RNA sequence: UGGGCGGUCGCCAAGCGGUAAGGCAACUGGUUUUGGUCCAGUCAUUCGGAGGUUCGAUCCCUCCUCGCCCAG
Numbered sequence: 001u002g003g004g005c006g007g008u009c010g011c012c013a014a015g016c017g018g019u020a021a022g023g024c025a026a027c028u029g030g031u032u033u034u035g036g037u038c039c040a041g042u043c044a045u046u047c048g049g050a051g052g053u054u055c056g057a058u059c060c061c062u063c064c065u066c067g068c069c070c071a072g
Stems, first nucleotide, its partner, number of pairs: 001071007010024003018055001026042005048064005
């Protein structure tokens, strides 16, 4: 430098045009002598950044940025 894959909540991770599942953690309440377990609830106006397309973008297009892999 070229090509490929990826960046989604504190961590892991789904979603591939109709407005973001789930697990762990955290917080609130219940249970418990306390802790843990268990039960109920809460938890992403900005999905790496900026533009574009669209009625509508995490999703499609362009550029940038960061990480991994391959080639030279």

Background
Transfer RNA from a Pseudomonadota bacterium, 72 nucleotides, folded computationally. The sequence was found in a public genome assembly. Taxonomically the source falls in Pseudomonadota (Bacteria, Pseudomonadati). Rfam family: tRNA. It is annotated as a transfer RNA.